[in-house]
Molecule: transfer RNA
Organism: Patescibacteria group bacterium
RNA sequence: GGUGGGGUGCCAGAGAGGCUGAAUGGGCCGCACUCGAAAUGCGGUAUGCCCGUAAGGGUAUCAGAGGUUCAAAUCCUCUCCCCACCG
Numbered sequence: 001g002g003u004g005g006g007g008u009g010c011c012a013g014a015g016a017g018g019c020u021g022a023a024u025g026g027g028c029c030g031c032a033c034u035c036g037a038a039a040u041g042c043g044g045u046a047u048g049c050c051c052g053u054a055a056g057g058g059u060a061u062c063a064g065a066g067g068u069u070c071a072a073a074u075c076c077u078c079u080c081c082c083c084a085c086c087g
Base pairs, nucleotide, nucleotide: 001086002085003084004083005082006081007080010026011025012024018070027045028044029043030042031041032040046061047060048059049058050057051056063079064078065077066076067075
């Protein structure tokens, strides 16, 4: 340099146009149960911007930037990064 595969929440990981900020598992926090724990059950758990005293609400974000589409994590292009093979 070429070809192929991959990059999704704190971590792992599914999702292949609309149901999906997004399954499932783990971790963490809270509650229940318990004399107290463990196990189990239930709930919660990303970030930026805007509005709001607050509670809360709106909006965007799936490596980054463009594009296609009424609609994109998903399709196309370029770039970055990781893995494998080829030269």